Small-subunit ribosomal RNA from a metagenome, 1483 nucleotides, folded computationally. Rfam family: Bacterial small subunit ribosomal RNA. The RNAcentral record of the sequence draws on SILVA.
RNA sequence: AGAGUUUGAUCCUGGCUCAGGAUGAACGCUGGCGGCGUGCCUAACACAUGCAAGUCGAACGAAGGAUGUGAGAAAGCUUGCUUUCUUAUAUUACUUAGUGGCAAACGGGUGAGUAAUGCAUAAGUAAUUUGCCUUUAAGCCUGGGAUAACUUCUCGAAAGGGGAGCUAAUACCGGAUGUGCUCUUAGAAUCGCAUGGUUUUAAGAGGAAAGGUUUACCACUUAAAGAGAAGCUUAUGUCUGAUUAGCUAGUUGGUAGGGUAAUGGCCUACCAAGGCAAUGAUCAGUAGCUGGUCUGAGAGGAUGAUCAGCCACACUGGGACUGAGACACGGCCCAGACUCCUACGGGAGGCAGCAGUGGGAAUAUUGCGCAAUGGGGGAAACCCUGACGCAGCGACGCCGCGUGAGUGACGACGUCUUUCGGGAUGUAAAGCUCUGUCAGGAGGGACGAUAAUGACGGUACCUCCAGAGGAAGCCCCGGCUAACUACGUGCCAGCAGCCGCGGUAAUACGUAGGGGGCGAGCGUUAUCCGGAUUUACUGGGCAUAAAGCGCGCGCAGGCGGUAUUCUAAGUCGGAUGUUAAAUACCACGGCUCAACCGUGGACCGCAUUCGAAACUGGAGUACUAGAGAUCAGUAGAGGGAAGAGGAACUAAUAGUGUAGCGGUGAAAUGCGUAGAUAUUAUUAGGAACACCAGUAGCGAAGGCGGCUUCCUGGACUGAAUCUGACGCUGAGGCGCGAAAGCGUGGGGAGCGAACGGGAUUAGAUACCCCGGUAGUCCACGCCGUAAACGUUGUUCACUAGGUGUUGGAGGUAUCGACCCCUUCAGUGCCACAGAUAAUUCGUUAAGUGAACCGCCUGGGGAGUACGACCGCAAGGUUAAAACUCAAAGGAAUUGACGGGGGCCCGCACAAGCAGUGGAGCAUGUGGUUUAAUUCGACGAUACGCGAAGAACCUUACCAGGGUUUGACAUCUGCGGAAUCUUUCCGAAAAGAAAGAGUGCUCGCAAGAGAGCCGCAAGACAGGUGGUGCAUGGCUGUCGUCAGCUCGUGUCGUGAGAUGUUGGGUUAAGUCCCGCAACGAGCGCAACCCCUGAUCCGUGUUGCCAGCACUAACGGUGGGAACUCACGGAUGACUGCCUGUAAAAAGCAGGAGGAAGGUGGGGAUGACGUCAAGUCAUCAUGCCCCUUACGCCCUGGGCUACACACAUGCUACAAUGGCCGGUACAAUGGGUCGCCAAGCCGCGAGGUGGAGCUAAUCUCAAAAAACCGGUCUCAGUUCGGAUAGUAGUCUGCAACUCGACUACUUGAAGGUGGAAUUGCUAGUAAACGCAAAUCAGCUACGUUGCGUUGAAUACGUUCCCGGGCCUUGUACACACCGCCCGUCACACCAUGAGAGUUGGGAACACCCGAAGCUGAUGUGCUAACCGCAAGGAAGCAGUUGUCGAAGGUGGGCUCAGCGAUUGGGGUGAAGUCGUAACAAGGUA
Repeated sequence: AGAGUUUGAUCCUGGCUCAGGAUGAACGCUGGCGGCGUGCCUAACACAUGCAAGUCGAACGAAGGAUGUGAGAAAGCUUGCUUUCUUAUAUUACUUAGUGGCAAACGGGUGAGUAAUGCAUAAGUAAUUUGCCUUUAAGCCUGGGAUAACUUCUCGAAAGGGGAGCUAAUACCGGAUGUGCUCUUAGAAUCGCAUGGUUUUAAGAGGAAAGGUUUACCACUUAAAGAGAAGCUUAUGUCUGAUUAGCUAGUUGGUAGGGUAAUGGCCUACCAAGGCAAUGAUCAGUAGCUGGUCUGAGAGGAUGAUCAGCCACACUGGGACUGAGACACGGCCCAGACUCCUACGGGAGGCAGCAGUGGGAAUAUUGCGCAAUGGGGGAAACCCUGACGCAGCGACGCCGCGUGAGUGACGACGUCUUUCGGGAUGUAAAGCUCUGUCAGGAGGGACGAUAAUGACGGUACCUCCAGAGGAAGCCCCGGCUAACUACGUGCCAGCAGCCGCGGUAAUACGUAGGGGGCGAGCGUUAUCCGGAUUUACUGGGCAUAAAGCGCGCGCAGGCGGUAUUCUAAGUCGGAUGUUAAAUACCACGGCUCAACCGUGGACCGCAUUCGAAACUGGAGUACUAGAGAUCAGUAGAGGGAAGAGGAACUAAUAGUGUAGCGGUGAAAUGCGUAGAUAUUAUUAGGAACACCAGUAGCGAAGGCGGCUUCCUGGACUGAAUCUGACGCUGAGGCGCGAAAGCGUGGGGAGCGAACGGGAUUAGAUACCCCGGUAGUCCACGCCGUAAACGUUGUUCACUAGGUGUUGGAGGUAUCGACCCCUUCAGUGCCACAGAUAAUUCGUUAAGUGAACCGCCUGGGGAGUACGACCGCAAGGUUAAAACUCAAAGGAAUUGACGGGGGCCCGCACAAGCAGUGGAGCAUGUGGUUUAAUUCGACGAUACGCGAAGAACCUUACCAGGGUUUGACAUCUGCGGAAUCUUUCCGAAAAGAAAGAGUGCUCGCAAGAGAGCCGCAAGACAGGUGGUGCAUGGCUGUCGUCAGCUCGUGUCGUGAGAUGUUGGGUUAAGUCCCGCAACGAGCGCAACCCCUGAUCCGUGUUGCCAGCACUAACGGUGGGAACUCACGGAUGACUGCCUGUAAAAAGCAGGAGGAAGGUGGGGAUGACGUCAAGUCAUCAUGCCCCUUACGCCCUGGGCUACACACAUGCUACAAUGGCCGGUACAAUGGGUCGCCAAGCCGCGAGGUGGAGCUAAUCUCAAAAAACCGGUCUCAGUUCGGAUAGUAGUCUGCAACUCGACUACUUGAAGGUGGAAUUGCUAGUAAACGCAAAUCAGCUACGUUGCGUUGAAUACGUUCCCGGGCCUUGUACACACCGCCCGUCACACCAUGAGAGUUGGGAACACCCGAAGCUGAUGUGCUAACCGCAAGGAAGCAGUUGUCGAAGGUGGGCUCAGCGAUUGGGGUGAAGUCGUAACAAGGUA
């Protein structure tokens, strides 16, 4: 410090996610030791049990004990002792219930409440208090009456009381004294920011005390001061919500009084009507605050465990008492809830102290000790102390250590993997040599306490002993992110933080091996900060990504020109105080190190004070450049009102006139013979103002358009003069604000939602047509929204230009502003710098700056719900959440696509010819059937296709019979030559038996070897089994279409572009020209083959012109001329001419030529597309079968047959059929072959054997054609299906299931619906011939060959396909795309909802506990007064105000549930349509 994720790719915006750190954590797996820390985050929920606050006998009486002494009694006996008991007295280091004092208000816990009676910081107290402690001054005199304990009686279950009697004090009370103190009155001095303070003088009034032990202290009283503690007050800061906007009657202030330690409405009476609030009052929600902690570069953000400061609370609510201090955690009273005891009458209790229990995902021992530190009491000893010190439990955290070290193989075993060679684990292990940390055993043994006292603890630490022994796991390995293989699984099981993985070869699931990371831990979950500049102060944005209010006026607020004087609030500097300690930082030090701990230093804030005066602010005085005013002109659809106008339209009336008009893609509805439309005239009505008209004008925006008049706003220009900062912006507020809509009243020609009808359509609640109501118009009043858009807030300043245009002014010049130049204000285009993600903007900024306002923070849910405000309503404004997704989006790029555009091509259409589709048959396919009908191919690009040939074989299928190292290959061992013949059985395969037979090479021989056969065992063979979506190879198709790319350069942030686009041209990215491109490659073309002309060479088997022979025939002699064959050469290149074009490329025409513009045909198929086809040609990975999914055999099937489709053949006839005769080819084949002549048969064929390994012989007859005859328009002398009989041939074998022949039979069919195919010349059409495969054949197929031989093309509008350019796009699996809404189903959250349940805070009234306070004095009473009666005073009682809980009531508010209901979201394959994206088919 970044990374992943939107796309085919790119840049940007933007969210989501990850890597880091942290935690009082929890969970999973695992777990050796130690140190230091830390441990109920939940239920301020309820609590059993024990402990957590006592102490003082030196305050007091009393009781008890002990001791001593005396007396008495009893017992024992060692007869003068012991023991026990009783009593008296004294002492006492003793114990204690009670009175009394001090403490219990500290310490300890918790965070419920509290948004300020709190906390933090800084001040104030001239408005205050303070026990114990310290210092100082003075004092401590004299009396009195009670009361607990105790005794006794008594009530009660208990808890607890009640009566009578006795007694003490440092308990209580009276009096005296009073330095000082307090108060009153009258002064003086001095100080202060005000009230006022301080000091001081005089007079008067008031009020103190306690003793104890002992000779020294401790107590006590008054006063002053200190220290420490506390109270009160002020300022500033301190969470969220405005869908909380108004709150407040003791409220705000005053006067008087009360109350308090003290100020104060703190309380009361009276008076006034204030006080707070947009700088957020009030209300609601949430929350203890801080030092700090975590994170972060910082600014910040989050947090407030442990430690420390403050606050609040102590079962819930209220209250006071005592006291220096409390409205009191382990005190009291009352009310309430809960729990417990009870004899039912009544009582008791409060762990948010320490342990502990339930509860909970989760948080420890009912431990030891007061040894240390600290606290309370005491004179002290000492007592108490769950504060505290320690230990225990927990890997909860941080830190440290260990689980061994060295050596040890070209590398063991095992495991994993493999291309089977090997590789990995791996120096790892074993082995050998060592060491001794921790743990274990033994011994010694602290500091903490410098006298005593040690819970920790025989602990830390030290020494010795033995022995590698007792001590490693967890997560991960697709990318982010370090780390890969095998097997299993097969969209299953599962994983997942995001992207995503899994559908038979998963580095992503599970396991294993290996590897990576961390390590006594490792992962997961949760939460916080970071990354996130993703709330942007530091440090973001708003034309199109989210985002400028529709526009103006303007209060508050914010900001504000020039000069100068003063001031000192901001600002800057110095000093002082404070900023608790701890933490953090720096330095040093102590535990072996570290964590941990100690010592010192520094530290941003606030306050006080002293200074400075540039800038901002404040006060004053000036100025004119901002702003405004005056004057003179100018332009304008600026606004309002009134008046008059013409064209058009419609209607009415009248005339002319006759059958249609109107409307559309085409029609129909509609109007019209009752006279329309058309046309003429007149009248009426309403609305709108053609041309001018212009990216012209005006206005703040909305908006404004015929003419005239009146009223009126603003702008611009020019010249001076005046005012003197008067300015800019503007939250709230106010006003204006298109269209539609609403209300009332008018008006209504045209147009025209709704509605009716007609069409279109599958439907058509639409588009189109005919009608037509609201409305559109006017007046007045509402509404307040628009893509109210320049999608660009307002104002000011600055920053190159060029060119239009509108309104002014000036200069020059002139008859004239005609041109030209300058300038101001508008309004457009282009463009530099600059900006921008890009598009683009660019003095009219989206540039550079300043001021102010508004708005944004992922998409959806949603501009929705609820609430509030506005509105007559419609609705508007404000404006969420749950839930859900990992994207949504902007700009640009390349493609693809478009019922977008332009250009061009093709038998693509058109023009023609012949067909297919109808019939019969053949063949293929589907379907059906079957034991099997083997398999593959399925739009074009499957279907006479693989198959150039299924009777057996083929054959892969089915049934049955067999076989298991196999039909075939290699290896090992043994035996045998190979081989041949015969018989039996069997459907065959197979099986059984018998016989014959002995080779080749080497070697002297024995024997060995090669080849072949048999037997045995296993390695293995074998598979037309699966996967063409694992593959190679081959092939189809776009398409013989003209395209597809690269290097360098240049442009662009980039994807990419350029080149390859443009102007021409071509069959062509063919060529030319131009051009930030220059070149190149694969394609095109050419080179290759056939064909077309001529020439040369060679002439056999081919040829025969001339010569000769011949009965006939190139038959023979002969010839080399011709045809022909083979080989070679020439020829065609827009080369020549004319025209045209750009002096180009080229095109048009012509000449010559056998051939003319690639002459015709073939071969040749760029980058790629279709997961196209083929695992059944072959090859091949993986999977599967192995006495079978292999192999052999017989028979059957692939040939089935209601049907459908495809491709063909034959026809339907006279351009024909039949009969007879006569011609003319080319390509090919042939020895397991072609087969001549001759003979036989009607024929298929048979016989026969000549010739031929082929220019020699043969298949072989070409057919249409031509000549002659016949048939005469019929289901025929057309057509030949179907069928019968008899045959021929092939073949082991023609039944399933061959072809052919003869005779007989003689079906459909009379030119074929919608639709559709081929073909542009030697082509279509017609005609036959040959070949491959092959024993034969289903061939009418396929591939070739020749014969005869046309018609038509105006042309590119349309259909199909393609190429180039351009445009739009929400498509990129690319239009067979994408995608919207209703409905149906499931689930989820949410709104409404008759109501219902519960909570909360208030209010009104009722009741009114305890208690303070007031009143009263019928009851009672020791202290004082009084001789007494009585009084004073007090208590009880009664009662008033206040008052908690409770009750009643109507509202408010929050939450839960709720029949039903509304929309929303989500969900591989539901329904209906097709709204959007292309002109998306109506932009």